[in-house]
RNA sequence: GGGGGUGUAGUAUAGUGGAUAGUAUCUGGGUUUGCGGAACCUAGGACCUGGGUUCAAUUCCCAGCACCCUCG
Numbered sequence: 001g002g003g004g005g006u007g008u009a010g011u012a013u014a015g016u017g018g019a020u021a022g023u024a025u026c027u028g029g030g031u032u033u034g035c036g037g038a039a040c041c042u043a044g045g046a047c048c049u050g051g052g053u054u055c056a057a058u059u060c061c062c063a064g065c066a067c068c069c070u071c072g
Stems, first nucleotide, its partner, number of pairs: 001071007010025004018055001026044006048064005
């Protein structure tokens, strides 16, 4: 330098044109317990950046950036 893949809460991930963006973990509060852990309830927190298509984009397209794989 060429080709391919991935990018979503602090972390690990699901979702794939119209959902309130879900789950686990984490953090705060509460219930329970002799105390704690565990369990349960509740609250908080996310779509890599820019542009395009569309009535509508996390999702499709283009470019960029980061990481991974591969070819030379």
This is a predicted structure of a 72-nucleotide RNA (transfer RNA) from an Ignavibacteriales bacterium.
RNAcentral records the identical sequence in 2 taxa.
Its mean pLDDT, the model's own confidence on a scale to 100, is 80.
It matches the Rfam family "tRNA". Rfam's curators write: Transfer RNA (tRNA) molecules are approximately 80 nucleotides in length.
The RNAcentral record of the sequence draws on ENA.